[in-house]
RNA sequence: UGAGUCGGCCGGGCGGUCGCGCCGGACCGCGGUCCGGUGAGGAAGGUCCGGGCUCCACACGGCAGGGUGGUCGGUAACACCGACCCGGGGUGACCCGCGGGACAGUGCCACAGAAAACAGACCGCCGCUGCCGCCCGUGUACGGACGGCAACGGUAAGGGUGAAACGGUGGUGUAAGAGACCACCAGCGCCGCAGGUGACUGCGGCGGCUCGGUAAACCCCACCCGGAGCAAGGUCAAGAGGGCCCAUGCCGCUGUAAGCGGCGCGGGCCUGCGCGAGCGAUUGAGGGCUGCCCGCCCGAUGCUCGCGGGUAGACCGCACGAGGCUGCCGGCAACGGCAGUCCCAGAUGGAUGACCGCCGGCCCGCGCAAGCGGGCGCACAGAACCCGGCCUACAGGCCGGCUCACCCC
Numbered sequence: 001u002g003a004g005u006c007g008g009c010c011g012g013g014c015g016g017u018c019g020c021g022c023c024g025g026a027c028c029g030c031g032g033u034c035c036g037g038u039g040a041g042g043a044a045g046g047u048c049c050g051g052g053c054u055c056c057a058c059a060c061g062g063c064a065g066g067g068u069g070g071u072c073g074g075u076a077a078c079a080c081c082g083a084c085c086c087g088g089g090g091u092g093a094c095c096c097g098c099g100g101g102a103c104a105g106u107g108c109c110a111c112a113g114a115a116a117a118c119a120g121a122c123c124g125c126c127g128c129u130g131c132c133g134c135c136c137g138u139g140u141a142c143g144g145a146c147g148g149c150a151a152c153g154g155u156a157a158g159g160g161u162g163a164a165a166c167g168g169u170g171g172u173g174u175a176a177g178a179g180a181c182c183a184c185c186a187g188c189g190c191c192g193c194a195g196g197u198g199a200c201u202g203c204g205g206c207g208g209c210u211c212g213g214u215a216a217a218c219c220c221c222a223c224c225c226g227g228a229g230c231a232a233g234g235u236c237a238a239g240a241g242g243g244c245c246c247a248u249g250c251c252g253c254u255g256u257a258a259g260c261g262g263c264g265c266g267g268g269c270c271u272g273c274g275c276g277a278g279c280g281a282u283u284g285a286g287g288g289c290u291g292c293c294c295g296c297c298c299g300a301u302g303c304u305c306g307c308g309g310g311u312a313g314a315c316c317g318c319a320c321g322a323g324g325c326u327g328c329c330g331g332c333a334a335c336g337g338c339a340g341u342c343c344c345a346g347a348u349g350g351a352u353g354a355c356c357g358c359c360g361g362c363c364c365g366c367g368c369a370a371g372c373g374g375g376c377g378c379a380c381a382g383a384a385c386c387c388g389g390c391c392u393a394c395a396g397g398c399c400g401g402c403u404c405a406c407c408c409c
Base pairs, nucleotide, nucleotide: 001405002404003403004402005401006400007399008398009397010396012359013358014357015356016355017354018353020039021038022037023036024035025034026033027032041380045391046390048389049388050387051386052385053229054228055227056226061293062292063291065225066224067223068222069221070084071083072082073081074080085099086097087096088095089094100220101219105218106217107214108213109212122159123158124155125154126153127152129150130149131148132147133146135144136143137142167185168184169183170182171181172180186210188207189206190205191204192203193202194201195200233316234315235314236313241271242270243269244268245267246266248264249263250262251261252260253259254258273308274307275306276305277304278303279302286298287297288296289295323342324341325340326339327338328337329336330335360378361376362375363374364373365372366371
């Protein structure tokens, strides 16, 4: 200097004129005015995970269903993060991994090939028998060698097919071969030693010789998981009718007391409206536990189901948090501890915007450069209960670590 790889950050600034949400204070008081403070993100997006919180509900267990899958840590938790192990890729820095099990079982491996799992002979190689051809010897009918064909037997070393073919190299041996046997190697199993928290790693010894791949196919194993969700869930108000309780006035019934019933006033509690249907009174109808079973709970002033119609008020939940920032300590790191400091949106048709000027930045042209001129709606994109992650989107710009190549000193 170039190329690569990993990580972090910014993503507009200043001034002016108007216009907004929330909180606090002062004044005014139907309203409103002024002052102070504060006001969208690294992803606010996706809704893919994990939680807090609320309710079912006070809630054991099982099945189904779902999730994860090397080890050890971190965390509130996780499918996340960190470190490491193994396998693969890369010269390397680094990157990738649906990382337990194929000897529990089932399935699949097209085509090609003899054969795709305890498979198998296409071309070959070898042997016995028979036939044919040919040569030699002998001698007149035999022997031997070579070649070809047929049938039978042996073989899986060589060749072929394929993504993959029942270990590899070299030798012994054989009719020809073959782990049949031997040496070395790889693999597998067992034993021992050393290192490591561990997954694993290294070394040594013994041994049958070697018994595919696929689970991101079904499945098996290990561990984990109640459900629904802020449109959760509460409070108040309006509304018309009904029910229950308390108290009270009048009337009626019973022989007094006492009790019962009807009409009216007041207070409290429950219930949104209308129609229809079903069941029922503690010996539990019906409903709930958001798939089922078990078990449990609610339940009598009733509950449930179906149909129809109407309405959508105000407030809480609603932001002090597993919170932010800074420093120190521990840890390889993720992260944790301690100390100090700060309060940084809470809307509800939904607030932070518009205009102007000067910069910044980017692009183009000229120029050795400094610089000059022109252009640019200058990225992705807006909280809605909150938090931890993952994924996706992003114009332009800045910083750092490491690796490799080349050059110079």
RNAcentral holds the sequence, with entries from ENA. The RNA shown here (Bacterial RNase P class A) has 409 nucleotides and comes from Trebonia sp. The prediction has a mean pLDDT of 75. NCBI's taxonomy places the organism under Bacteria, Actinomycetota, Actinomycetes, Streptosporangiales, Trebonia. A source record names the gene rnpB. Its Rfam family is "Bacterial RNase P class A". From the family's description: Ribonuclease P (RNase P) is a ubiquitous endoribonuclease, found in archaea, bacteria and eukarya as well as chloroplasts and mitochondria. Its best characterised activity is the generation of mature 5'-ends of tRNAs by cleaving the 5'-leader elements of precursor-tRNAs. Cellular RNase Ps are ribonucleoproteins. RNA from bacterial RNase Ps retains its catalytic activity in the absence of the protein subunit, i.e. it is a ribozyme. Isolated eukaryotic and archaeal RNase P RNA has not been shown to retain its catalytic function, but is still essential for the catalytic activity of the holoenzyme. Although the archaeal and eukaryotic holoenzyme s have a much greater protein content than the bacterial ones, the RNA cores from all the three lineages are homologous -- helices corresponding to P1, P2, P3, P4, and P10/11 are common to all cellular RNase P RNAs. Yet, there is considerable sequence variation, particularly among the eukaryotic RNAs. Identified in Yersinia as Ysr151/RnpB.